Overview: The RNA shown here (small-subunit ribosomal RNA) has 1380 nucleotides and comes from an uncultured bacterium. The coordinates come from a structure-prediction model, not an experiment, and the mean pLDDT is 85. RNAcentral holds the sequence, with entries from Greengenes.

[in-house]
RNA sequence: AGAGUUUGAUCCUGGCUCAGGAUGAACGCUGGCGGCGUGCCUAACACAUGCAAGUCGAACGGAGAACAUAAGCUUCGGUUUUUGUUCUUAGUGGCGGACGGGUGAGUAACGCGUGAGCAAUCUGCCUUUCAGAGGGGGAUAACGAUUGGAAACGGUCGCUAAUACCGCAUAACACAUUUUGAGGGCAUCCUUAGAAUGUCAAAGGAGCAAUCCGCUGAAAGAUGAGCUCGCGUCUGAUUAGAUAGUUGGUGAGGUAACGGCCCACCAAGUCUGCGAUCAGUAGCCGGACUGAGAGGUUGAACGGCCACAUUGGGACUGAGACACGGCCCAGACUCCUACGGGAGGCAGCAGUGGGGAAUAUUGCGCAAUGGGGGAAACCCUGACGCAGCAACGCCGCGUGAUCGAAGAAGGUCUUCGGAUUGUAAAGAUCUUUUAUCAAGGACGAAGAUAUGACGGUACUUGAUGAAUAAGCUCCGGCUAACUACGUGCCAGCAGCCGCGGUAAUACGUAGGGAGCGAGCGUUAUCCGGAUUUACUGGGUGUAAAGGGCGAGUAGGCGGGCUGGUAAGUUGGGAGUGAAAUGUCGGGGCUUAACCCCGGAACUGCUUUCAAAACUGCUGGUCUUGAGUGAUGGAGAGGCAGGCGGAAUUCCCAGUGUAGCGGUGAAAUGCGUAGAUAUUGGGAGGAACACCAGUGGCGAAGGCGGCCUGCUGGACAUUAACUGACGCUGAGGCGCGAAAGCGUGGGGAGCAAACAGGAUUAGAUACCCUGGUAGUCCACGCCGUAAACGAUGGAUACUAGGUGUGGGAGGUAUUGACCCCUUCCGUGCCGCAGUUAACACAAUAAGUAUCCCACCUGGGGAGUACGACCGCAAGGUUGAAACUCAAAGGAAUUGACGGGGGCCCGCACAAGCAGUGGAGUAUGUGGUUUAAUUCGAAGCAACGCGAAGAACCUUACCUGGUCUUGACAUCCCGAUGACCGGUCUAGAGAUAGGCUUUUCACUUCGGUGACAUCGGUGACAGGUGGUGCAUGGUUGUCGUCAGCUCGUGUCGUGAGAUGUUGGGUUAAGUCCCGCAACGAGCGCAACCCUUAUUGUUAGUUGAUACAUUUAGUUGAUCACUCUAGCGAGACUGCCGUUGACAAAACGGAGGAAGGUGGGGACGACGUCAAAUCAUCAUGCCCCUUAUGACCAGGGCUACACACGUGCUACAAUGGCGUAAACAAAGAGAAGCGAACUCGCGAGGGUAAGCAAAUCUCAAAAAUAACGUCUCAGUUCGGAUUGUAGUCUGCAACUCGACUACAUGAAGCUGGAAUCGCUAGUAAUCGCAGAUCAGAAUGCUGCGGUGAAUACGUUCCCGGGUCUUGUACUCACCGCCCGUCA
Repeated sequence: AGAGUUUGAUCCUGGCUCAGGAUGAACGCUGGCGGCGUGCCUAACACAUGCAAGUCGAACGGAGAACAUAAGCUUCGGUUUUUGUUCUUAGUGGCGGACGGGUGAGUAACGCGUGAGCAAUCUGCCUUUCAGAGGGGGAUAACGAUUGGAAACGGUCGCUAAUACCGCAUAACACAUUUUGAGGGCAUCCUUAGAAUGUCAAAGGAGCAAUCCGCUGAAAGAUGAGCUCGCGUCUGAUUAGAUAGUUGGUGAGGUAACGGCCCACCAAGUCUGCGAUCAGUAGCCGGACUGAGAGGUUGAACGGCCACAUUGGGACUGAGACACGGCCCAGACUCCUACGGGAGGCAGCAGUGGGGAAUAUUGCGCAAUGGGGGAAACCCUGACGCAGCAACGCCGCGUGAUCGAAGAAGGUCUUCGGAUUGUAAAGAUCUUUUAUCAAGGACGAAGAUAUGACGGUACUUGAUGAAUAAGCUCCGGCUAACUACGUGCCAGCAGCCGCGGUAAUACGUAGGGAGCGAGCGUUAUCCGGAUUUACUGGGUGUAAAGGGCGAGUAGGCGGGCUGGUAAGUUGGGAGUGAAAUGUCGGGGCUUAACCCCGGAACUGCUUUCAAAACUGCUGGUCUUGAGUGAUGGAGAGGCAGGCGGAAUUCCCAGUGUAGCGGUGAAAUGCGUAGAUAUUGGGAGGAACACCAGUGGCGAAGGCGGCCUGCUGGACAUUAACUGACGCUGAGGCGCGAAAGCGUGGGGAGCAAACAGGAUUAGAUACCCUGGUAGUCCACGCCGUAAACGAUGGAUACUAGGUGUGGGAGGUAUUGACCCCUUCCGUGCCGCAGUUAACACAAUAAGUAUCCCACCUGGGGAGUACGACCGCAAGGUUGAAACUCAAAGGAAUUGACGGGGGCCCGCACAAGCAGUGGAGUAUGUGGUUUAAUUCGAAGCAACGCGAAGAACCUUACCUGGUCUUGACAUCCCGAUGACCGGUCUAGAGAUAGGCUUUUCACUUCGGUGACAUCGGUGACAGGUGGUGCAUGGUUGUCGUCAGCUCGUGUCGUGAGAUGUUGGGUUAAGUCCCGCAACGAGCGCAACCCUUAUUGUUAGUUGAUACAUUUAGUUGAUCACUCUAGCGAGACUGCCGUUGACAAAACGGAGGAAGGUGGGGACGACGUCAAAUCAUCAUGCCCCUUAUGACCAGGGCUACACACGUGCUACAAUGGCGUAAACAAAGAGAAGCGAACUCGCGAGGGUAAGCAAAUCUCAAAAAUAACGUCUCAGUUCGGAUUGUAGUCUGCAACUCGACUACAUGAAGCUGGAAUCGCUAGUAAUCGCAGAUCAGAAUGCUGCGGUGAAUACGUUCCCGGGUCUUGUACUCACCGCCCGUCA
């Protein structure tokens, strides 16, 4: 000293939370010792028992005891009496029980603190001084007698003493009254020197004595007490008025004393916004805790004061009380009782019950310190000194020290190598604080002797022996410290943020670690951090916060010069600020805590002296602040009266005819009874077009036709007058839009409510047609608004620029304009400065001063209650419980908008052909099933994985089998094989039998290799789970033009700039400009193919030549073609446009023209997109099974729904005949010619060809001719029957094809919806992969070959700039209400 938490991120505001310290604490776990402290915070609840205040015989009379003495009596045992000594003490008397000890209920008060005062007072014991103590008297307890009562306690009669009580004498420096001087002060007065009169006292005791202790009066001191005053002393105004002895006076009373303290009379005062009264809470202080301090909180222990003593009241005694362990009365409670009546008071020390989270012994002693009594000895003392209990706090000590690596064992983790626990342990050597035992043994005692509760304690010495002694909390961040297992939004944790839904460093356990340590955590409370109540030290445009506005009261603040004063201020002195505490320096306990001594300090209050700058007060003076006067112009400033025209509506009349009106479109409505339109006349109300302007005026609300009257304010010029007269302004007062309210008018238009028509799922709305309050006037209420500049008022200062409204001045001879200067107002831009930023910026949100108002997290709530105001509506003032960890401001990046600008795309539009209807193929859903294996799910799943399920595939089902296994590695044993052939059982797997059958080396024993079989265990195996643990691969936005970086610059920052802007492009393509300059990934190009051509090369290709039935052969390579290498296209050229650019448009040339066509190629990223079943892989799961083998079945099911295709519905056609033209491919377990058989699928035989050579192979649409003639047909071909062909171990479930026969639906397809911009769509066929066989699918190939695009308003998707946003999981968002 800070940290966490609002956001995707940022800055700010702002709350919540944490780290620190403290405690009279409590609770949980744990617990060795000692010292010093502390210990009912709750029930001021109730209390059993014991103790806590007595003492004095030297005040007194008795009584009793002991001893001595003398006398009497005597039964000699004793007994009675006298005298004396000692002791005890009920009573009278004295002093003390007013101290000490306890508690904090009450008290907001002169109670406390602090400082003064008493000229208004008292003071026992103590100290000092002066004076005195003469002489009398009458009682009374005790006691005796008698008597009442249960008791407590009395009654009556009688006797007696005193330092008990009462007169008398004496007496002043006392007191009271009267009076004469002097001095002083503080108002009443005080002091002092006199005079006179009056009044008032006493007690003795001890002692041989000296003397001592007492007694009385007076004066002083000391101590203690009483009273008065200044200042300070909690919260609430949702407590604003309180007060009748109340305030004052006179008189009397009372008191130690002043005083309404009490009383009589008189007056009507007194307190209060500087908070009276009332309500709540509370003992106050020195101090304690905390804090850098200022402060905040607190008042246990120790010390001072106060109050109280079961509750309330009262007095008595006394120096002192209205009295804790005294009295009386009343109340409650408890106890005793003979029922008549009595007794009691732990908030003393122990202790008990109760309450409570919680707080100790019915201990020892008066040895010390102190107190009471006493002459003293001494007695009393639960004050006090000690001990006991409690880790309750602070402080100190210990639980061992040194060496010790095989880094032991065990534990934990592990990548299996190791790491860690860890020198830790064991082991060796040493020490003995503490604990135990034994021996000695204090100080505290002052004071010569004696006297110690603590205590045989502290302390010292010795002995044995590492021996007797470690826990608690935490380990996600804040906050030091990490791994494993278990659990699986469960159990649980949590101070805040937040963890836990199958890999949890956050739960539980373990190992390890961190922190503190006889303690450690938790809870509670206080301060701190919190500058989060801001005096030090905050704010109010938008975060909470400026009153709606004005004039003005109290209050606060206030111009220049000068004199005085000294209240504030400053300095010096004095008093006080108790001690303790704290602090500094010393000292004592072994140290420390603790204790002792000394210093400073105690920041305060009082008083005195001085200073006079500033503030105050007071006197004088000044003019610049303020005001007045004079002159002048401006203005929707206000109030009242009058006047005016345009327009709407209504009424009357004319013209005129079928509509008008209204809307997005309509309807309600009006109109043939004449509307709308138009003309003329009239009525009535309200508002004043143009001028008109970020123009004017006003304090604000607000003010707009013209004229008149009355009236307020501002401004400029002048400088005649006053001379600080000023600023602000709590409360109070006034003004205050609209709506609303009351009474009475008025009512054209407009128009809440209401009615109807539309819209809509609904439409109590938006739109339309009507329409009442109201809007207008007068008077009176209301008193609020986003009453906003969301910005209180005043004054001064601090760069400029440019408009505009009103004045004044200057230059020029004058005038108008222009220009310059200046004052007041009103705008914009902008520097410094400020600000969280946005922004403000001389009209400040800048720099300063003064005054007022207001704020202190969000919600609850501007609500409730109370009070005030109002006719009401309502307004003003204005909480709490509870709840959340945020709520909020500004700005940033994105995303989004039924916001805007620009642009693109078969996106729409313009077209062509389809899908959706039929039949069928195929895929999916659903259903079914023993199983119908699994995956894919909007676009971007659904002829998708699957380039091909009869068995196999195959993962699914049923049944039968195997268990180191179908497959891999290692070990042991046996065999010499394995393979092949063959037989039997079985559905097969499998099981059994027969036959055949190794190599190398060798010391000939064997060893090794290989293979099979058997065995043991490590292990194999898994298309089991998790694509939300992953790699790799892929889809998609999207071939969209974007996505970023470095340096620099700007910004507090997130970020921005660059990448935006002006053009242009298919393109972030290029150019220009620019605080940017460059660069990267993308675009483009480079690659393949196609279109033209040159050259090289001609076989299997080609043919202008010859030849032939025939490119058949010869010849040739010109052409076509093939395939290598080249050329070609670059806006290169011309013109126009453009900015002299980029580029666009047009043209030339060219096979091709503006990326020529097509392909491959896919930026940063998004979708937890898809895939664990291609493959790989973490973790989890199965292990005689979720692994492996086999047979059969299933993946092909079928009320249904959807997607994608094929074939059609026909004449642009079908069928038949005969004829023509491709490209690209494939071929050896292959393609298969020709010939031949079959109607055909195909069969037989077989040439050629590993292919520019042979084969598949026929291209089809097309063209020609013929036929059909609009029909469910010579369209269409589904379905079905029969007979076959081919492949294959095998076509039943479940293949394809052929022939004959059969001949279904369907006549162009609802809503909706897909593709395509040129060699494209459409249409026609061909080939290939997979494949034994099995395409309407897929991938390729060529043939024929269109239509349309005005254009970008709209739909969809995308890019870019900008704007709004309470979204950022990003509009499939967020969020409100109701219901459950």